A computed fold for a 71-nucleotide RNA from a Minisyncoccota bacterium, annotated as transfer RNA.

RNA sequence: GCGGGCAUGGUUUAGUGGUAGAACGGCGCCUUGCCAAGGCGCAGACGGGAGUUCGAUUCUCCCUGCCCGCA
Numbered sequence: 001g002c003g004g005g006c007a008u009g010g011u012u013u014a015g016u017g018g019u020a021g022a023a024c025g026g027c028g029c030c031u032u033g034c035c036a037a038g039g040c041g042c043a044g045a046c047g048g049g050a051g052u053u054c055g056a057u058u059c060u061c062c063c064u065g066c067c068c069g070c071a
Stems, first nucleotide, its partner, number of pairs: 001070007010024004018054001026042005047063005
């Protein structure tokens, strides 16, 4: 330099055109003589820009970052 894949809460990830779920972690409450465990609840995310569309996390293009291959 060329080609391909991936990018979603703090972490690991599901979802794939119609207002984004889970687990762990965090916070609060309950339970307990205390701790742990357990139960209930709360906060927290679609890498950036453009395009298509009534509507984009999802499709297309560019950029950025990571990974793989070729040279």
The coordinates come from a structure-prediction model, not an experiment, and the mean pLDDT is 83. Its Rfam family is "tRNA". By type it is a transfer RNA. RNAcentral records the identical sequence in 2 taxa.